[in-house]
RNA sequence: GGAGCCGGCCGGGCAGUCGCCGCGAGGCGCUGGAAACAGCGCUGAGGGGAGGAAAGUCCGGGCUCCGGUGGACAGAGUGCCAGGUAACGCCUGGGGGGUGCGAGCCCACGGAAAGUGCAACAGAGAAUAGACCGCCUAAGUGCCCGCGAGGAGCAAUCCAAAGGGGUGCCGGCAAGGGUGAAACGGUGCGGUAAGAGCGCACCGCGUCGGUGGUAACACUCGACGGCUGGAAAACCCCACUCGGAGCAAGGCCAAAUAGGGAAGUCGCAGGGGUCGCAAGACCUGCUGCAGCGUGAGUCCCGCGUACUUCCGGGUAGGCUGCUGGAGGUCUGUGGUGACACAGAUCGUAGAGGAAUGAUUGCCCUCGACAGAACCCGGCUUAUAGGCCGGCUCCCCAU
Numbered sequence: 001g002g003a004g005c006c007g008g009c010c011g012g013g014c015a016g017u018c019g020c021c022g023c024g025a026g027g028c029g030c031u032g033g034a035a036a037c038a039g040c041g042c043u044g045a046g047g048g049g050a051g052g053a054a055a056g057u058c059c060g061g062g063c064u065c066c067g068g069u070g071g072a073c074a075g076a077g078u079g080c081c082a083g084g085u086a087a088c089g090c091c092u093g094g095g096g097g098g099u100g101c102g103a104g105c106c107c108a109c110g111g112a113a114a115g116u117g118c119a120a121c122a123g124a125g126a127a128u129a130g131a132c133c134g135c136c137u138a139a140g141u142g143c144c145c146g147c148g149a150g151g152a153g154c155a156a157u158c159c160a161a162a163g164g165g166g167u168g169c170c171g172g173c174a175a176g177g178g179u180g181a182a183a184c185g186g187u188g189c190g191g192u193a194a195g196a197g198c199g200c201a202c203c204g205c206g207u208c209g210g211u212g213g214u215a216a217c218a219c220u221c222g223a224c225g226g227c228u229g230g231a232a233a234a235c236c237c238c239a240c241u242c243g244g245a246g247c248a249a250g251g252c253c254a255a256a257u258a259g260g261g262a263a264g265u266c267g268c269a270g271g272g273g274u275c276g277c278a279a280g281a282c283c284u285g286c287u288g289c290a291g292c293g294u295g296a297g298u299c300c301c302g303c304g305u306a307c308u309u310c311c312g313g314g315u316a317g318g319c320u321g322c323u324g325g326a327g328g329u330c331u332g333u334g335g336u337g338a339c340a341c342a343g344a345u346c347g348u349a350g351a352g353g354a355a356u357g358a359u360u361g362c363c364c365u366c367g368a369c370a371g372a373a374c375c376c377g378g379c380u381u382a383u384a385g386g387c388c389g390g391c392u393c394c395c396c397a398u
Base pairs, nucleotide, nucleotide: 001394002393003392004391005390006389007388008387009386010385012363013362014361015360016359017358018357020049021048023046026043027042028041029040030039031038032037051369055380056379058378059377060376061375062374063246064245065244066243075242076241077240078239079238080094081093082092083091084090095109096107097106098105099104110237111236115235116234118230132177133176134173135172136171140169141168142167143166144165145164147163150159151158152157185203186202187201188200189199190198204227205225206224207223208222209221210219211218212217250320251319252318253317260311261310262309263308264307265306267289268288269287270286271284272283273282274281275280291303292302293301327346328345329344330343331342332341333340334339364367
């Protein structure tokens, strides 16, 4: 100088004006009170007002209500080990596997000789293996050759046992080729007709033991076993965890209207009288009309309707839950670390159809993704640009 890896942090700045949502010292008024003070209303100095993800709502918890003696089944989830934590599927450290020259990065990483099922295409054969090419001819057998002891013939020539050679059938093999994502351990020596864990050595694998480690696991350790592949984000088995619903949870106050309950009254219109200034109240065997239980009338009683009062549930509406918390920062101590403990210090949105905006000036590197809704811990996803720290590889110079 170049190329990378990991971790942490920032997320336009400053000032003015006008608005919006909370808080609110103080002041004024009203009510209560002896006062202190309390409550309510108005005003109001001042101060606060989105994020690292507020997002997705994917996990875990707090809180609230319902249920609850405990357990099991079903269902869902998690899945190497140890630790952290309120808890987790998160985090930290470690082990194992994969990958990169490396710093690093990635992994649902329990069980496949408990059982059931699966493996397209290609291929002979895909899990109680298999034989296309190929290799072999030892056992059995057919044919051929005629090397061949020997025999026949005067000769040409012919016959011919054992053995030999060639070729087929039957058969042996799985070393090599070929197919495939995957072919039933690998290399070598022996062995064999050719071969093969068939035998042996080494490597790998498995089981048991030993050693180290809390453990996962590791080992240049020992013995034994010739040695059953893949896939469980297929069913399944094993271990562990999980009651349900959610701030529209829940609590308090509480209209109008319509239901519910209790008590009481008993009609409507007109006339007359008494009291009164009037409005109106009361009285009236004065007149007319009038629900049901009874065909009709009258009286009583009951019912229904109606009216009055009270009670209760609930709706609209209002208040609350609401933000001080598993809180932040700094320092110290313990720990490899996540984290824990102690001390000091800080005050940091709280709306409810839903505030955080508009505008002006200046500056710069000209500004991404994006807007709280009960709260918190995580994960994941989106993100212009910039800063800091640590580390790796390559090149050059010394």